[in-house]
RNA sequence: GCCCCUGUAACUCAAUUGGAUAGAGUCACUCCGUCCUAAGGAGAAGGUUGCCUGUUCAAGUCAGGCCAGGGGCA
Numbered sequence: 001g002c003c004c005c006u007g008u009a010a011c012u013c014a015a016u017u018g019g020a021u022a023g024a025g026u027c028a029c030u031c032c033g034u035c036c037u038a039a040g041g042a043g044a045a046g047g048u049u050g051c052c053u054g055u056u057c058a059a060g061u062c063a064g065g066c067c068a069g070g071g072g073c074a
Base pairs, nucleotide, nucleotide: 001073002072003071004070005069006068007067010026011025012024013023019057029043030042031041032040050066051065052064053063054062
C1' cells in the first nucleotide's frame, strides 16, 4: 500500500435479511436481609448505536467518506 472482519450502557453481548419505546447479564448505587458482613431478594439508574454525510415515510441495520481495533497478502 491492497483486501476482509469488528465498533451498541462502565464491562461482556442481543436486537428476526429497515418498522414504531434499542434490551439482557455483570459491576457500581439504593432498599430488604444479618448482631455486623456475605449469600439471597427487590428497585432505580445507566445509550447522541465510533464520527460525518446520504438514501428512505422510517436507519443500530443500507450506501459513501473518515477514525480506532483485529486478521490476511505484499
Molecule: transfer RNA
Organism: Elusimicrobia bacterium RIFOXYB2_FULL_48_7